A computed fold for an 83-nucleotide RNA from Guptibacillus hwajinpoensis, annotated as ZMP/ZTP riboswitch aptamer (pfl RNA motif).
The model forms 92% of the base pairs in the Rfam consensus.
The organism belongs to Guptibacillus, within Bacteria.
[in-house]
RNA sequence: AUUUACUGCAGUAACUGACGACAAGCGUGGAAGUAACCACAGGGGAGCUGCAGUGCACAUAGCCGGUCGUCUGGGCGAAGAGA
Numbered sequence: 001a002u003u004u005a006c007u008g009c010a011g012u013a014a015c016u017g018a019c020g021a022c023a024a025g026c027g028u029g030g031a032a033g034u035a036a037c038c039a040c041a042g043g044g045g046a047g048c049u050g051c052a053g054u055g056c057a058c059a060u061a062g063c064c065g066g067u068c069g070u071c072u073g074g075g076c077g078a079a080g081a082g083a
Base pairs, nucleotide, nucleotide: 005054006053007052008051009050010049011048012047015044016043017071018070019069020068021067022066027040028039029038030037062076063075064074
């Protein structure tokens, strides 16, 4: 000096399911249950990129979709390997 990490701003952004309960009544329509999807609307949203700041404090046990339970299926990050 740089990086990890943390914070702020801007851009981009995959994924956003079924049943039951809670709930200021968390949507509407159509299917499915050997399923766990489709469209629209609203809301959520990790991660990635860039800029700025802090300066070894830390970091590790993964992260993302109202809450909880039972499930299903994805995306992202890290490590390794292959093409």